[in-house]
Parts: sequence; structure tokens; C1' cells
RNA sequence: AUCAGCGCGGUGCCGAGGCGAGGGAACCGGGGAACCAACCCUUGGGGUGAAUCGGGUCGUACGCGACCCGUAGGAGACCUUCCUGCUCCGAACCCGUCAGCUAACCCGGUAGGCGAGAAGGAAGGAAAGG
Repeated sequence: AUCAGCGCGGUGCCGAGGCGAGGGAACCGGGGAACCAACCCUUGGGGUGAAUCGGGUCGUACGCGACCCGUAGGAGACCUUCCUGCUCCGAACCCGUCAGCUAACCCGGUAGGCGAGAAGGAAGGAAAGG
């Protein structure tokens, strides 16, 4: 995690939903020189993401698993900052022995699922209205 076109298809015709393209734009992510950095690399290593790091209890096939209490960090309705407070999250997945940064260049994604329980104060903006 959007937009505008094109083609197919649909229709009496136009259109909508849908499907398609080494597609386009925009946004996001990964790989990738020099210089710089690093001196690591089975104790494998790395990526997306806020999701790291501890303690305890129980179980165990001793590899680990389940649960609880915290915690780095993160979210909360126009946007940013500050103050106070409340309610929550603190996962999961991927690469496959391999990747620091990184111009050119190359590659990938634009899905899915929920919700109305939306805080107050201060400052600056935006939009609407007058």
C1' cells in the first nucleotide's frame, strides 16, 4: 500500500464490478561502486516490522514449549510540537551460508483484516465557512 490511462470482457449502446500487460506515475522496501566504516564471519549471518530485553511458575522427549509479571520501543480520528492523563500493542513472517554504507544500475510490493470507547490544555499551521 494509491492514482490516471490502455486492452479484454460485459452491454442494444455508454458505464460499473472483474481479468490482463517485461505496462505508466507516485509512494514504500530490498540488492548494488568509490570514499568512509568495519576486523566481524557455526556462538552462522541477514531482512521487513514499534514488537527488544529480563524475571518467575508449570511441563519436558532436555531440543524446548505453555502461561504470568515487567520492559526498550510503538498506536489512539485534520497535521506538528510541548504538558497532563487514560486505554491498548510490545507479534509474526521471510532469505538460506549470503548482503555495512553506497552514485549509476537491478529487483520487489501497492494486499488483507477490523473498528465508532474519537481524551484535555497550550502554541503554530491546514481546510471549511463567513
c-di-AMP riboswitch aptamer (ydaO/yuaA leader) from Streptomyces buecherae, 130 nucleotides, folded computationally. NCBI's taxonomy places the organism under Bacteria, Bacillati, Actinomycetota, Actinomycetes, Streptomyces. Its Rfam family is "c-di-AMP riboswitch aptamer (ydaO/yuaA leader)". Rfam describes the family as follows. This family represents a conserved RNA structure found upstream of the ydaO and yuaA genes in Bacillus subtilis and related genes in other bacteria. The ydaO/yuaA element is thought to act as a genetic 'off' switch for the ydaO and yuaA genes in its native state. It is believed that the element may be triggered during osmotic shock leading to activation of ydaO, a predicted amino acid transporter gene, and members of the yuaA-yubG operon which code for KtrA and KtrB K+ transporters. The RNAcentral record of the sequence draws on Rfam.